Source information
A computed fold for a 177-nucleotide RNA from Desmospora activa DSM 45169, annotated as Lysine riboswitch aptamer. The organism belongs to Desmospora activa, within Bacteria. Of the family's consensus pairs, 98% are formed in the model. Its mean pLDDT, the model's own confidence on a scale to 100, is 79. Rfam family: Lysine riboswitch aptamer. Rfam describes the family as follows. Riboswitches are metabolite binding domains within certain messenger RNAs that serve as precision sensors for their corresponding targets.
């Protein structure tokens, strides 16, 4: 020097990414849930089975009195990073509906694909929620980078494409001069 090799080593993108911790702050909600009284009259948790409760009065409803909690959020400090993380699809493992079986939510883990990031309008899922979170089809900004064109003194401007299994620097091999 190089479309070269290397899980090399260090970076870079910016309202960067994610975790924990304070339960600080609101929300959650005057819900759920507890007592009384009425009014119901045989049932009650996602289904079944069994168990417990039930005519001494279920479920559901109103009234009046008491009242939360946890996911989620906002902030504050720490802490780990730059496939940071989020996701699809499989696999098995673990928990929650008191037990068991389905079923349905949740939590990490392997293995494979996908996305450069960020901020958003729309649908569509989760959600109490208009917060927020995930996903698609577009839109705008952005970083890297090929390629083209302009300019040329300091790596810039415009257009077009690409993707992170990338870019940059440096080390090391190998190869060419």
């Nucleotide at each position: 020097u190089g479309c070269a090799u290397g899980c090399g080593u260090a970076g870079a993108g910016g309202u960067g990414c994610g975790a924990a911790u304070c339960u600080g702050c609101a929300u959650c909600a005057g819900u759920a849930c507890c007592u009384u009284u009425c009014u119901g009259g045989a049932g009650a948790g996602c289904g079944g089975g069994g168990a417990u409760c039930g005519a001494g009065g279920a479920a559901a409803g109103a009234a009046a009195g008491g009242g939360a909690a946890a996911g989620g959020g906002c902030g504050a400090u720490u802490c780990g990073c730059c496939g940071a993380a989020g996701u699809g699809u499989g696999g098995g493992g673990g928990g929650a509906a008191a037990c068991c079986c389905g079923u349905u939510c949740c939590c990490a883990c392997c293995a494979u694909g996908c996305u450069g990031g960020u901020c958003u309008u729309u649908c569509g899922c989760c959600g109490a929620a208009c917060a927020g979170g995930c996903g698609a089809c577009g839109g705008a900004c952005u970083g890297c980078u090929g390629c083209a064109a302009c300019a040329g003194c300091u790596a810039g401007u415009u257009g077009u494409g690409g993707a992170g299994c990338g870019c940059u620097a440096c080390c090391a091999u190998c190869g060419g001069a």